[in-house]
Predicted 3D model of an 84-nucleotide RNA (c-di-GMP-I riboswitch aptamer) from Schinkia azotoformans LMG 9581.
Taxonomically the source falls in Schinkia azotoformans (Bacteria, Bacillota, Bacillaceae, Schinkia).
The RNAcentral record of the sequence draws on Rfam.
The prediction has a mean pLDDT of 86.
RNA sequence: AUAUGAUAAAGGCAAAACUACAGAAAUGUAGUGACGCAAAGCUAUAGGGACUUAUCCAUUAAGGAAUGUCAGCCAGUUACCAAA
Numbered sequence: 001a002u003a004u005g006a007u008a009a010a011g012g013c014a015a016a017a018c019u020a021c022a023g024a025a026a027u028g029u030a031g032u033g034a035c036g037c038a039a040a041g042c043u044a045u046a047g048g049g050a051c052u053u054a055u056c057c058a059u060u061a062a063g064g065a066a067u068g069u070c071a072g073c074c075a076g077u078u079a080c081c082a083a084a
Stems, first nucleotide, its partner, number of pairs: 004082002012037002017032006035072001041077003047074002049070003055065003
């Protein structure tokens, strides 16, 4: 340095649920709270995938489409520690 990841050390993050606020929704932010996480750090107009449908399109009806979201789905990228 690369790979790997302990019943190690020091720290870190925080699912569901509830409350408040924002939002058309998905969802986000804050608080409480810990299901878990070795990248659960960051990246969403320039990867794949997923969610939503205000708006637009279409329709007899069922529907279709992000410019809205998700990084705790994969991916990309940077990084702490070091027993075997």